[in-house]
Context: one part of a larger RNA
RNA sequence: UGCUGGUUGCCUGAGGGGAAGGCGCCCCUAGUACGAGAGGAACGGGGUAUCGUAGCCUCUAGUUUACCGGUUGUCCGACAGGGCACUGCCGGGCAGCCACGCUAUCGAGGAUAAGGGCUGAAAGCAUCUAAGCCCGAAACCUCUCCCGAAAAUAGGCAACCGAUCCAGCCCACUAUAGGCAGACCCGGCGACGGGUCUGUUCGGGCUUGGACGAGGGCUCCCAUAGAAGAUGGGGUUGAUGGAAUUGGGGUGUACGCAUCGAGGCUUCGGCCGAGAUGUUCAGCCCGCAAUCCCCAAUCGCCCAAGGUG
Numbered sequence: 001u002g003c004u005g006g007u008u009g010c011c012u013g014a015g016g017g018g019a020a021g022g023c024g025c026c027c028c029u030a031g032u033a034c035g036a037g038a039g040g041a042a043c044g045g046g047g048u049a050u051c052g053u054a055g056c057c058u059c060u061a062g063u064u065u066a067c068c069g070g071u072u073g074u075c076c077g078a079c080a081g082g083g084c085a086c087u088g089c090c091g092g093g094c095a096g097c098c099a100c101g102c103u104a105u106c107g108a109g110g111a112u113a114a115g116g117g118c119u120g121a122a123a124g125c126a127u128c129u130a131a132g133c134c135c136g137a138a139a140c141c142u143c144u145c146c147c148g149a150a151a152a153u154a155g156g157c158a159a160c161c162g163a164u165c166c167a168g169c170c171c172a173c174u175a176u177a178g179g180c181a182g183a184c185c186c187g188g189c190g191a192c193g194g195g196u197c198u199g200u201u202c203g204g205g206c207u208u209g210g211a212c213g214a215g216g217g218c219u220c221c222c223a224u225a226g227a228a229g230a231u232g233g234g235g236u237u238g239a240u241g242g243a244a245u246u247g248g249g250g251u252g253u254a255c256g257c258a259u260c261g262a263g264g265c266u267u268c269g270g271c272c273g274a275g276a277u278g279u280u281c282a283g284c285c286c287g288c289a290a291u292c293c294c295c296a297a298u299c300g301c302c303c304a305a306g307g308u309g
Base pairs, nucleotide, nucleotide: 005161006160007159008158009157010156011155015147016146017145021051022050024048025047026046027045028044034039052105053104054103055102056101060099062097063096067092068091069090070089071088072085073084074083075082076081094287107143108142109141110140115135116134117133118132164211165210166209167208168206169205170204171203178202179200180199181198182197183196184195185194186193187192212306215303216302217301218300220234221233222232223231240296241295242294244291245290246289247288248286249285250284251283256279257278258277259276260275263272264271265270
């Protein structure tokens, strides 16, 4: 852009894709059928291993330059807290990502090949074939998995919006016509038909602008998404992200203070002192969860069918 008004959602499935499965062993069948014995099956069912494929992170393992801790050299005067040295080196490690880990990978039907047959002529017999019919494989087709209304015979279902209004410009026109609105009379069961009166600056075209408008887009906060687009969630009628608190988790018991402390020094008064214990399952930290409107999603802008009968 098309699919013959616009929009949102859910389907159908023409057609397309894959190899999504391959194989071994064991058990039952069964010491059965068979066989003099020796030996010794199958159909079918179950289990397990391995290779491949797809998905996942509960467990196990790896990574984890988020994080916590130990420690060496040196620098910031000392302590505390840090910088640099491949992340300085080392010990751990949640989430995430992953394999060495976990899960799934079953079957059924149809038409057939080689082949096996039934009936049966040509050809009084015979013959699976000439007419007709029954079986028959990991191969083929279908179901089961994935994509798929742009399948031009351009599909179906449901819901929503719409069938416009106003202004502008151009043309015609001023009434015994016609249109619109209102009241009334007559006929008809009725749909309706015929007529009277009053009011009316009332028609046609252009598509120029504005209004309404289902829905969508932009903007804003984001992630179960992500190269950019896209996708998905949220936007005060709110827990979408951040902060805080609580829970859960990682590391492993912080600084300071108190009490000890091998030993060393001493003017004999005391001083220094690695480290240990207590305060302390501490301190520090978190890509996780919940709670909570404290902060930020405020206010807004644009597009959009309005056609046919």
Model confidence (mean pLDDT): 83 of 100. Large-subunit ribosomal RNA, domain VI from a Nitrospiraceae bacterium, 309 nucleotides, folded computationally. Rfam family: Bacterial large subunit ribosomal RNA. The organism belongs to Nitrospiraceae, within Bacteria.